[in-house]
Context: one part of a larger RNA
RNA sequence: CUGGGUGUAAAGGGAGCGCAGGCGGGGGAGCAAGUCAGCUGUGAAAUCUAUGGGCUUAACCCAUAAACUGCAGUUGAAACUGUUCUUCUUGAGUGAAGUAGAGGUUGGCGGAAUUCCGAGUGUAGCGGUGAAAUGCGUAGAUAUUCGGAGGAACACCGGUGGCGAAGGCGGCCAACUGGGCUUUUACUGACGCUGAGGCUCGAAAGUGUGGGGAGCAAACAGGAUUAGAUACCCUGGUAGUCCACACUGUAAACGAUGAUAACUAGGUGUAGGGGGUCUGACCCCUUCUGUGCCGCAGCUAACGCAAUAAGUUAUCCACCUGGGGAGUACGACCGCAAGGUUGAAACUC
Numbered sequence: 001c002u003g004g005g006u007g008u009a010a011a012g013g014g015a016g017c018g019c020a021g022g023c024g025g026g027g028g029a030g031c032a033a034g035u036c037a038g039c040u041g042u043g044a045a046a047u048c049u050a051u052g053g054g055c056u057u058a059a060c061c062c063a064u065a066a067a068c069u070g071c072a073g074u075u076g077a078a079a080c081u082g083u084u085c086u087u088c089u090u091g092a093g094u095g096a097a098g099u100a101g102a103g104g105u106u107g108g109c110g111g112a113a114u115u116c117c118g119a120g121u122g123u124a125g126c127g128g129u130g131a132a133a134u135g136c137g138u139a140g141a142u143a144u145u146c147g148g149a150g151g152a153a154c155a156c157c158g159g160u161g162g163c164g165a166a167g168g169c170g171g172c173c174a175a176c177u178g179g180g181c182u183u184u185u186a187c188u189g190a191c192g193c194u195g196a197g198g199c200u201c202g203a204a205a206g207u208g209u210g211g212g213g214a215g216c217a218a219a220c221a222g223g224a225u226u227a228g229a230u231a232c233c234c235u236g237g238u239a240g241u242c243c244a245c246a247c248u249g250u251a252a253a254c255g256a257u258g259a260u261a262a263c264u265a266g267g268u269g270u271a272g273g274g275g276g277u278c279u280g281a282c283c284c285c286u287u288c289u290g291u292g293c294c295g296c297a298g299c300u301a302a303c304g305c306a307a308u309a310a311g312u313u314a315u316c317c318a319c320c321u322g323g324g325g326a327g328u329a330c331g332a333c334c335g336c337a338a339g340g341u342u343g344a345a346a347c348u349c
Stems, first nucleotide, its partner, number of pairs: 003321004007303002012317001014201004021194003025088007033081002035077008049065006091191001092188003095184005103177007110154001115149007125136002162169002206247006215241002220236004258316006266294011298305002322349003331342004
C1' cells in the first nucleotide's frame, strides 16, 4: 500500500458556512469521451510457458508454437457513465396561512438575599469547629427595627420540558433579529449531498486597555490538625469572577457515537402542530416534527445498540495501525505573553 476498523480496546475533526474536488432523481432524443465488439498495423531479440531435439544426465544449448494481457488506426454497438437538447415533480428551494420556544443583540424595569453606611432599641458576648484558636466586640459588636448605597445572581414555576450548528441559553417588559414546525389543487424545476484547503463561531481559565467590585475566592497571611502539613478544617484576603473593546482557540468541547439519504416488528410516556369522529376545549382514531423509556429481528468481544441504530445499504469527509519515549524535540505557522496547531527519531519493553 492493500485489507480491516473508529460508543467503551488505537481511532469522529469542538461546531457551522463553503471554493475546488468526489458523488448525484424520473421520461424522451442526439453525440460517442469512458465502455464493449470486429478488423489492420505494431508490440526487436533474448527471457518466461508448451512441445520436440542436442551434449551419457542435469544445468546448459537449439528449433517450433503460444504468449507479450499493451499502444495506435479503422469500422460498428448505444444498455450503463459522460455530454448536449428537451421535458417531469417526488429531492431541494420559494410563496401563502398559522404556530411553539431560557435562540441572538440592545435598552429599560423589579423583588428576595448577602455586604457596607447612618440612626433607634439593647448588653456582653459574637463567630467558628470534631474540639479549638486566630478573628470581631464595652471606642457598644452579635441580635432587632427603619432609612440609604452598591454589585452580582434571578427562589417558586422548572419538567430525561423547550430553543440553538456546536459552545451554550432561565426574573419581567420593549425594540431589532436568526432558525424551526404544521397546513397548503400556488410557484421554480434537480437548483442537490458531502466538503481537502479557506472563512466564521467557539465553555472555563488566561492576556491587553479602560471601568466596576456586593458575595465568592487561586496566590498570600494567620489559627488549628499532624511526626511533618508548603494540604484537607477555620479566620481573613488579592488577582479573578462583572461591563466595554481586543486577543487567546483549548476542554471528559461527550451521546466518549461525522454529515446526508433510503429501508427494516411492536409497546409506552412527553413537547409542538394538523386531520377525523363528536354538541364539545374532553375522550377516542389517525398523521407530521422533536424528546425519553422498554423491546423483536439483526448487529456486537461482551457490555449493550435496537426507526434518535452501534441493524441493512449508498455517497463524501475526518481519523487509527503495539506500549513507553511524546503530544515531547526540531522546523514552520499563529499568539503581546501564557501557549496553540502541525509533529518525529534514537533508545527501550
Small-subunit ribosomal RNA, central domain from Eubacterium coprostanoligenes, 349 nucleotides, folded computationally. Rfam family: Bacterial small subunit ribosomal RNA. Gene Ontology terms of the family: structural constituent of ribosome and ribosome. The prediction has a mean pLDDT of 90. Lineage of the source: Bacteria > Bacillota > Eubacteriales > Eubacteriaceae > Eubacterium. The RNAcentral record of the full RNA draws on SILVA.